[in-house]
A computed fold for a 72-nucleotide RNA from a Candidatus Sungiibacteriota bacterium, annotated as transfer RNA.

RNA sequence: GCCUCCGUAGUUCAACGGUUAGAACGGGACACUCAUAACGUCCAGAAGGUGGUUCGACUCUACCCGGAGGCA
Numbered sequence: 001g002c003c004u005c006c007g008u009a010g011u012u013c014a015a016c017g018g019u020u021a022g023a024a025c026g027g028g029a030c031a032c033u034c035a036u037a038a039c040g041u042c043c044a045g046a047a048g049g050u051g052g053u054u055c056g057a058c059u060c061u062a063c064c065c066g067g068a069g070g071c072a
Base pairs, nucleotide, nucleotide: 001071002070003069004068005067006066007065010025011024012023013022018055027043028042029041030040048064049063050062051061052060
């Protein structure tokens, strides 16, 4: 330099062109307990960036940024 893949919550991962982007772990509160843990209930928390297509984009697409792999 070229090619392919990936980027969603603090972490690991889902899902779908359309109603509130879900789950587990983690975090907080409450409840329980003599107390702690576990269990239980509740809560907060996310689309890498800028454009384009579309009535509607996390999804499709262009470029940029970042990461992984391959070729030279």
The source organism's lineage runs through Bacteria, Bacteria candidate phyla and Candidatus Sungiibacteriota. It matches the Rfam family "tRNA". By type it is a transfer RNA.